Large-subunit ribosomal RNA, domain II from a Nanobdellota archaeon, 707 nucleotides, folded computationally.
Taxonomically the source falls in Nanobdellota (Archaea, Nanobdellati).
It matches the Rfam family "Archaeal large subunit ribosomal RNA". For this family Rfam cites "The comparative RNA web (CRW) site: an online database of comparative sequence and structure information for ribosomal, intron, and other RNAs" (Cannone et al., BMC Bioinformatics, 2002).
Context: one part of a larger RNA
């Protein structure tokens, strides 16, 4: 890992709702007791408990078996009557001066049995770190202590001693003897274990190499001592038996977990939430929203349109209001500022403040004016509804981590980012589409079949047009992209010139006065100031640029010739180019495409579980025949019905002419399943009606056993 086999909501107690059954203003017994018995049933046992009155803190007080109306079912002589039911009144009682106020009253309960919840207990299983209590434990290992044994072999060479040598001494030197030390070297023995990215099993710490120690606080054999909040510790919270920041075992113990994980048949109905309040709470829980079932009840109800009355102050927009804010004007005012004039008073300009109309702009916390869309109600329609709407009560719930998407907002540089409001959707939804893709489009799937369509789409891949008519792109744009650029190209408006000849180009002209005047070394059109005329012309500037020290020289403007049709300038659309840089080699889903792209107009075709249609089977109503308007995906959850294991009772059956089991393979049922053949097997199985349950297996790093 794979098979088999176990393996999880169970039981008492009280309480509560619901269904059946007893009895009923009552209802039952319970320890025991006693008769028969296999279990167990029959008798008796009224203590006790519930209920028949309630109201008040408490004293204490104490209630309609019906006076009136409405109306469901039902009946009905269609007038109505009217069980239950409703609304009045009326009694009790508390408070209260009273009015009014709260709680009760016109009887139903109670036992047992099943079932669905609640509370307590182990309470569906499994799982803790822990925590308390009693013993075991120093064979490992730490520490002392008793009694034993080890420690090749070199090197150093302290005290002391001898002796010689010097000094008055004191003592110093030198040779020698001498043999000290937590001295040196050292694979001796023995002890450690530095280093290794060496091996990688003989080992739940070893092996290789390499490296400390090695006459000492040395290693070490035997004995003994210290124990668990305690020991030991040259101290690392080390170590106390592969165990230690409090050891092992066994018990409390199934400790306890608001956290993980696991929970076993099948169908059929209904089908959530991931919000609000609260909380030592935000991984929970509690109410309250949304699901479910049952009951009561009895005619009416709104998710929809359309009008009618209403509500409002948002988007746009504006700028009277509050505030920002842009320019230039009139006027008013000015202490202090600056600036000219004056002897100086002052005056005058500038800045300034304020006002006035004109201009150009902004606001979530501006709004004079004011939308859609929303929303209140009322009325038609519209669609549900006696096959029981709305509403009301009760029993079970689960959920209270949500996500994305379109808009509208808050925070944020931003985000598959946060946090709100609306809707869809995913979660809980399967088909198609969209290369692939929870949440985007289409569309909500009981079953088999036929056909029509929907998003999408028709060259191949790959169903279905190389469809029709008009225009656009040349960038393979298509098939990511801003700001900003763009004599690509197609359009659309306007203005201006043009055959008295435009535009561009080619010749040709482009001048006197004059080198105007001033400065200035020089200023001649062309440093710089000033001024910008007049003549002669087609036409020509006291010059527009280039140049010279200055001139001078090149061209422009301006005008004439040639040429012979369109030019020029502006604003504005489509579609294109630029801009446009990423990390494995590469993507329009591909191949390709000049349309098979991209705009607009039409025609056909495909294409989904949609829709149509025809059968089946459900669902609903019904006693059934049958009836068909409506219904049909589903997770948590709730309701109904089945199906199958073992057992016991009552009935009844099958078996050695072959019981269960076990293989295979047919038939039927929507499913759980059930029958049957055949083989094997070799002795016990069933069926119906009840009844009890240790009743169903794929998961729990599940147990155990084979492999």
């Nucleotide at each position: 890992g794979g098979c088999a086999g176990g393996g999880a909501g169970u039981u008492u107690a009280u309480u509560u709702c619901u269904g059946u059954g007893g009895c009923a203003a009552g209802g039952g017994u319970a320890a025991c007791c006693u008769g028969u018995u296999a279990a167990g049933c029959g008798g008796g046992g009224u203590a006790c408990c519930c209920u028949a009155a309630g109201c008040g803190a408490a004293a204490g007080c104490g209630a309609c078996a019906a006076g009136c109306g409405c109306g469901u079912a039902g009946c009905u002589u269609c007038g109505g009557c009217a069980u239950g039911g409703c609304g009045c009144g009326u009694c009790c009682u508390c408070u209260g001066a009273a009015a009014g106020g709260g709680g009760g009253a016109g009887u139903a309960g109670u036992c047992a049995c099943a079932g669905g919840g609640a509370u307590a207990g182990u309470a569906c299983c499994a799982g803790a770190a822990a925590g308390g209590a009693g013993g075991u434990g120093a064979u490992c290992u730490a520490u002392a202590c008793c009694u034993g044994g080890a420690u090749a072999g070199g090197a150093u060479g302290a005290a002391g001693c001898g002796u010689g040598g010097c000094g008055a001494a004191a003592g110093c030197c030198g040779c020698g003897u001498g043999g000290a030390g937590g001295u040196c070297c050292g694979c001796u023995a023995u002890c450690g274990u530095u280093g290794u990215u060496g091996c990688u099993u003989c080992u739940a710490a070893g092996c290789a190499c390499u490296c400390g120690a090695g006459u000492g606080a040395u290693c070490u054999g035997g004995g003994c001592a210290u124990a668990g909040g305690g020991g030991u510790g040259a101290a690392a919270a080390g170590c106390c038996a592969a165990u230690c920041g409090a050891a092992c075992c066994u018990c409390c113990u199934g400790a306890u977990a608001g956290c993980u994980g696991g929970u076993u048949c099948c169908u059929u109905c209904a089908g959530a939430a991931a919000u609000g309040u609260g909380u030592c709470u935000u991984a929970g829980c509690a109410c309250a929203g949304c699901c479910u079932c049952a009951u009561c009840u009895g005619a009416g109800a709104u998710a929809g349109u359309u009008g009618g009355c209403g509500g409002g102050g948002u988007a746009a927009a504006g700028c009277a209001c509050u505030g920002a804010u842009u320019g230039g004007g009139a006027a008013a005012u000015u202490a202090a500022g600056g600036a000219a004039a004056g002897a100086a008073a002052u005056u005058u300009c500038c800045a300034g403040u304020u006002u006035c109309g004109c201009u150009g702009u902004c606001a979530a916390a501006c709004u004079a004016a004011u939308a859609a869309u929303c929303u209140g109600u009322c009325a038609a329609c519209a669609u549900c509804g006696u096959a029981g709407a709305a509403g009301a009560u009760g029993g079970g719930a689960g959920u209270g981590a949500g996500a994305g998407u379109a808009c509208c907002g808050g925070g944020g540089u931003a985000a598959g980012c946060u946090u709100g409001g609306u809707g869809c959707u995913c979660a809980a939804a399967a088909g198609g589409g969209g290369a692939a893709c929870a949440a985007c489009c289409c569309a909500g799937a009981g079953u088999a079949a036929g056909g029509u369509u929907a998003a999408g789409g028709u060259c191949c891949c790959a169903a279905a047009u190389u469809c029709u008519c008009a225009a656009u792109u040349a960038a393979g744009u298509c098939a990511a992209g801003a700001a900003a650029g763009u004599g690509g190209u197609a359009g659309u408006a306007a203005u201006c010139c043009a055959a008295a000849a435009a535009c561009a180009g080619g010749c040709g002209g482009g001048c006197g006065g004059u080198a105007g005047g001033c400065u200035u070394a020089g200023a001649a059109g062309c440093a710089g100031c000033c001024a910008u005329c007049c003549g002669a012309u087609a036409a020509u500037c006291a010059a527009c640029g280039c140049g010279u020290a200055a001139c001078a020289g090149c061209g422009g403007a301006c005008c004439g010739u040639u040429c012979g049709a369109g030019g020029a300038u502006u604003a504005u659309u489509g579609c294109g180019c630029u801009g446009a840089a990423g990390a494995u080699g590469g993507a329009c889903g591909g191949g390709u495409g000049u349309a098979a792209a991209u705009u607009g107009a039409g025609a056909a075709c495909c294409g989904a579980u949609a829709c149509c249609u025809u059968a089946c089977a459900a669902a609903u109503a019904g006693a059934a025949a049958u009836a068909u308007a409506u219904u049909a995906g589903g997770u948590a959850u709730g309701a109904a019905g089945g199906u199958g294991u073992u057992c016991u009772g009552c009935a009844u059956g099958g078996g050695c002419a072959g019981a269960a089991g076990u293989a295979u393979c047919u038939a039927c049922g929507u499913a759980a399943g059930u029958a049957g053949a055949u083989a094997u097997g070799g002795a016990c199985c069933g069926u119906g009606c009840a009844g009890a349950a240790a009743u169903a297996a794929g998961a729990a790093u599940c147990c155990u056993g084979c492999u």